[in-house]
Formats: sequence, C1' cells, structure tokens
RNA sequence: GGGUAGGUACCCGAGUGGCCAAAGGGGCCAGACUGUAAAUCUGGUGGCUCAGCCUUCACAGGUUCGAAUCCUGUCCUACCCA
Repeated sequence: GGGUAGGUACCCGAGUGGCCAAAGGGGCCAGACUGUAAAUCUGGUGGCUCAGCCUUCACAGGUUCGAAUCCUGUCCUACCCA
C1' cells in the first nucleotide's frame, strides 16, 4: 500500500430502517436474607423539571417521515496479501 472483519452503556457482548436508552452476562448502588461476611433473591444502573422530555451506539457528513442499523469520507483495532 491492497483486501476482509470490526468499533454499542463502567467491562464483555446481542442488536430485521419504526415495536430501542438498546437483550443477556459481569461489575457497581440500594434492599431482602444472614450473628458478620459470602452466596442467593429483588430493584436500580445516560441526564432531567420523570405519564414524559432531552441526548446517545468511534468521528464528520448524507439518504429517509424515521438511522446503532443504509451510503460517503476520516480515525482506530484485528486478521490476510504484498
């Protein structure tokens, strides 16, 4: 330099253009249980003025009524070729 696959919440990781603040596991917080702790169970885990609203899926554009998902460019990671 060329090609392929990928980048998602604190970590791992799933995710048909609408049913997505986005499954599941871990961690963390609170509670139950326990003499204490562990284990187990329940709830929570982007923000707020919380029926809802706002913002978010590497970054910047674009398509669309609507994008984590499709398109273009850039950055980064892994593998293959040279």
Notes
A computed fold for an 82-nucleotide RNA from a Planctomycetota bacterium, annotated as transfer RNA. Model confidence (mean pLDDT): 82 of 100. It matches the Rfam family "tRNA". The family's RNA type in Rfam is transfer RNA. Rfam links the family to the GO term triplet codon-amino acid adaptor activity. The source organism's lineage runs through Bacteria, Pseudomonadati and Planctomycetota. The sequence was found in a public genome assembly.